Model confidence (mean pLDDT): 82 of 100. This is a predicted structure of a 73-nucleotide RNA (transfer RNA) from a Caldisericota bacterium. The sequence was found in a public genome assembly. Rfam family: tRNA. From the family's description: Transfer RNA (tRNA) molecules are approximately 80 nucleotides in length. The organism belongs to Caldisericota, within Bacteria.
RNA sequence: GGGGAUGUGGCUCAGUUGGGAGAGCGCAUGGUUUGCAUCCAUGAGGUCGCGGGUUCAAAUCCCGCCAUCUCCA
Numbered sequence: 001g002g003g004g005a006u007g008u009g010g011c012u013c014a015g016u017u018g019g020g021a022g023a024g025c026g027c028a029u030g031g032u033u034u035g036c037a038u039c040c041a042u043g044a045g046g047u048c049g050c051g052g053g054u055u056c057a058a059a060u061c062c063c064g065c066c067a068u069c070u071c072c073a
Base pairs, nucleotide, nucleotide: 001072002071003070004069005068006067007066010025011024012023013022019056027043028042029041030040031039049065050064051063052062053061
């Protein structure tokens, strides 16, 4: 330098006609317990990598860029 993949809560990841932003773990509070753990309930937590375009409407489609991983040289 060129090709490919990935980017969504703190972590690991879902998200299929383009219209609800989610799960598990973790965290907080309450219950349970003598206490811890377990278990139960409730809750907080997100610029969906960045910018632009298409559309009534974009995490999702298109373009550019950035970061990481990987292959070739």